[in-house]
Context: one part of a larger RNA
Molecule: large-subunit ribosomal RNA, domain II
Organism: Erysipelotrichaceae bacterium
RNA sequence: ACCGGCGAGUUACCAUAUCGUGCGAGGUUAAGCAGAAAAUGCGGAGCCGUAGCGAAAGCGAGUCUUAAUAGGGCGAUAGUACGAUGCGGUAGACCCGAAACCAGGCGAUCUAGACAUGACCAGGUUGAAGGUUAGGUGAUACUAACUGGAGGACCGAACCGACCCCCGUUGAAAAGUUGGCGGAUGAGUUGUGUCUAGGGGAGAAAUUCCAAUCGAGCUUGGAGAUAGCUGGUUCUCUCCGAAAUAGCUUUAGGGCUAGCGUCGAGGUUGAGUCGUAUGGAGGUAGAGCACUGAAUGAUUGAUGGCCACAUCUCGUGGUACUGAUAUCAAUCAAACUCCGAAUGCCAUAAUGAUAUACUCGGCAGUCAGACUGUGGGUGAUAAGGUCCAUGGUCAAAAGGGAAACAGCCCAGAUCGUCAGAUAAGGUCCCAAAAUUCAUGCUAAGUGGAAAAGGAUGUGGGGAUGCACAGACAACUAGGAGGUUGGCUUAGAAGCAGCCACCCUUCAAAGAGUGCGUAACAGCUCACUAGUCGAGUGACCCUGCGCCGAAAAUUUACCGGGGCUAAGCAUGAUACCGAAUCUACGGAUUCCAGUAAUGGAGUGGUAGGAGAGCGUUCUAUACGCGUUGAAGGUGUACCGUGAGGAGCGCUGGAGUGUAUAGAAGUGAGAAUGCCGGU
Numbered sequence: 001a002c003c004g005g006c007g008a009g010u011u012a013c014c015a016u017a018u019c020g021u022g023c024g025a026g027g028u029u030a031a032g033c034a035g036a037a038a039a040u041g042c043g044g045a046g047c048c049g050u051a052g053c054g055a056a057a058g059c060g061a062g063u064c065u066u067a068a069u070a071g072g073g074c075g076a077u078a079g080u081a082c083g084a085u086g087c088g089g090u091a092g093a094c095c096c097g098a099a100a101c102c103a104g105g106c107g108a109u110c111u112a113g114a115c116a117u118g119a120c121c122a123g124g125u126u127g128a129a130g131g132u133u134a135g136g137u138g139a140u141a142c143u144a145a146c147u148g149g150a151g152g153a154c155c156g157a158a159c160c161g162a163c164c165c166c167c168g169u170u171g172a173a174a175a176g177u178u179g180g181c182g183g184a185u186g187a188g189u190u191g192u193g194u195c196u197a198g199g200g201g202a203g204a205a206a207u208u209c210c211a212a213u214c215g216a217g218c219u220u221g222g223a224g225a226u227a228g229c230u231g232g233u234u235c236u237c238u239c240c241g242a243a244a245u246a247g248c249u250u251u252a253g254g255g256c257u258a259g260c261g262u263c264g265a266g267g268u269u270g271a272g273u274c275g276u277a278u279g280g281a282g283g284u285a286g287a288g289c290a291c292u293g294a295a296u297g298a299u300u301g302a303u304g305g306c307c308a309c310a311u312c313u314c315g316u317g318g319u320a321c322u323g324a325u326a327u328c329a330a331u332c333a334a335a336c337u338c339c340g341a342a343u344g345c346c347a348u349a350a351u352g353a354u355a356u357a358c359u360c361g362g363c364a365g366u367c368a369g370a371c372u373g374u375g376g377g378u379g380a381u382a383a384g385g386u387c388c389a390u391g392g393u394c395a396a397a398a399g400g401g402a403a404a405c406a407g408c409c410c411a412g413a414u415c416g417u418c419a420g421a422u423a424a425g426g427u428c429c430c431a432a433a434a435u436u437c438a439u440g441c442u443a444a445g446u447g448g449a450a451a452a453g454g455a456u457g458u459g460g461g462g463a464u465g466c467a468c469a470g471a472c473a474a475c476u477a478g479g480a481g482g483u484u485g486g487c488u489u490a491g492a493a494g495c496a497g498c499c500a501c502c503c504u505u506c507a508a509a510g511a512g513u514g515c516g517u518a519a520c521a522g523c524u525c526a527c528u529a530g531u532c533g534a535g536u537g538a539c540c541c542u543g544c545g546c547c548g549a550a551a552a553u554u555u556a557c558c559g560g561g562g563c564u565a566a567g568c569a570u571g572a573u574a575c576c577g578a579a580u581c582u583a584c585g586g587a588u589u590c591c592a593g594u595a596a597u598g599g600a601g602u603g604g605u606a607g608g609a610g611a612g613c614g615u616u617c618u619a620u621a622c623g624c625g626u627u628g629a630a631g632g633u634g635u636a637c638c639g640u641g642a643g644g645a646g647c648g649c650u651g652g653a654g655u656g657u658a659u660a661g662a663a664g665u666g667a668g669a670a671u672g673c674c675g676g677u
Stems, first nucleotide, its partner, number of pairs: 001677006011091004016086008026048003032042003052059002062074004094232002097229001101222006112196009121186001123155003126151001130147006159183003163180002167176001198214001200210003207216001235612006245258005259366002261363006271356001272354005277348004286339001287337002292333003296329004304321001305319005369394010399410003414586004419582003425576003428561003434573001436572006447563001453547002457544006464537003474531005480504003485499003510525001514523002587602006613666001615663010631650005637644002
C1' cells in the first nucleotide's frame, strides 16, 4: 500500500409537541396478591383533569386593584392512560483523542550522596623536612658533601575520564569505532553488603540524577476526568431550502435572543409583492456664495512704518512700504446653504397584475463570507488592502463564452430523442459557421501591453496670409552714400557694451540677421530686380498610426498556425452557437376539476419534511431443498433508485415468500482497530 473483518445518536427515567388507540367530565392504577419469570384478574393508596382570582383573610364565573358600579390585570368546559415519532433535561449520552489533577502502592541491580568491609595503581624522574660527617663559632647561626625519601610534585601504561576531527546517522552500537587528548598516591579508582522515595530523595549546582522516562519517577485506581478544539460518523429516492447580519456576552474561530429555512395548524372586509395615478415629509447629487469659513486680482487706502518740513503745543506734506474696511470681478467647502433634483421612503374607501402576507406551535442550521458594478470612509483618489451602503454572481450552480480561469458575460441541468429556433460569443485553418456585401481608415504586424513629452507620418473638417499686376522654392545680379553715427575704449569701423536709430541716392538696401577680425577686411541675411510659371505659408479642431519602450530556463503581451485583412470604424444580410426555448414521448410534485383532462413546477450545501430498499432475529401462515439449500462464480433480464429474479458451473445442508414486530441494521475515509498478502 491493497484486500477482508470490526468500527460512531444508544438505553433508563422525566418533560414537551405531533400522530395513533381506548375511555371521556372524567381518565388511570402503583407496590402487592393469584397466575407460567405470561396474558389477565384482584388491588383506588396515589397521580392528572373537572375554577379561578388574590400576598392573605376571603370571594367565586369571576376575582384582584380602588372611594368607584370607571378603567386595567389574570381568568371563565376537554381531558386522561398507553404506544410511536421529533426534540430537550439528568445520566459518559454520537465515536476516538489530551497535556494534566488526586489517592494507594512499586522502585537507589542504572544513577547521586552516605555508611561498613575488602581490592587496585608497570616503569621512570625530581629530591622537601630531618639525619650523619666535615668546615665554622666562646656557643649558636651558617656552609659543604653524603644520607634521607616528602609532595591534591613531574613523565607515562593498567585503570578512570571525554578536549578535537573524520567515520557512523533505516549505525556493528537507542551515544559507538579509528587517530590524537586529560588525570594517573589522590577531593584517586573499584568489588561486595547496606541507607536515603516522589508535596520526596540526592546533587563540587547542570533543572543534574532517581532503572534507555524527570520543571516533578513508574504503576493501579478515581476514570468513559474534562476538551467552547481537530478528525470521523456507514442504504436510496422525492418536496422545500438558508446564513455568514443585529443586540448582549471575561465575548470575539463559543454562546443566547431576534433575522433568514422547513413542517403542522388557524382565521379574515386579501391584509403581502410589483406597476400606474395622486398626495406627502426630506436637504443628498448638482449648483450657489445670501450666512459660516477659505481664497485670487483690481479699485479704495483706515492703522502702523519711512522721508521732508515744523516743533512750545496742535501738526502739515509726500510715499513704488504694510494693507483694515468697502466695492467690483473670478473661485472653494464632509462637519457652509439664498437654492435643489433623480431615485428611495411613507400613505391612499383609487386602479391593473400576481400570490403571497400574518398569528400560534414542532424542528433547525447560520454569527470566518468572497469577488464584481455603483455611492462613500480609511489608505497614497496603492493593494487579490480594509470598513460601510446598495445591486449581482459564487457560496449552495452544472451548461455556453472569456485559450486555460469559484465571484466577469450569456443562461438556471426532471428524464429520453442521430429534430428545430436562438443568447453571449463567433463564422481563413486547428474548430461548428461569410476567405459575405457596402463605404472609409491604418502600413505601424498598429491590431496583439504603458505616460509625460517629441515629430514636414497620413485621412477629414475649419478659418486665414501671399499669388498670372507672376507668389513659395531655386538660380543670376544688387545689397549703396553721409559714416569709422555719438559715447566708451588701447582699439570699438553694422556686429564687446551704453545712447540714439536720422537724412540722402534709389528698383532696393537695417546707423544692421548671423559667421568672422586685435581692430579693419571678408562671407551672409533682411530688402530689390531679373529668370521661371501655379500654387504656396503659418494656424485651429479631429480619425488612425510613429518614437518615448531594458529582465532574468524558451519564441512567450494574438490560444497557435498564420493574417495587410483574417486589423479598425460605420452600416447590412446570412449562418454557427448552450443542459436556454420549441417539438415529440415518459416520470413526479402542487393547484383546479366529480372525472376526463388542463395549468404551473421538479439545480442545490447547512438544514426541515416525506416515501422507500436491504440486513439479523421473533410470531403467524404458506413454501423450497441430496432429482442439491445457503455461500462462491459467470451472465446480454427486471425496477426511477436503494435493489430483485432466471440460468450455467461450483458447493454439500439448510433456506425462502407474505403480514406484523424487535434491532449489536447498511462503511471509503477517523495519521481508525485486528488479520492476511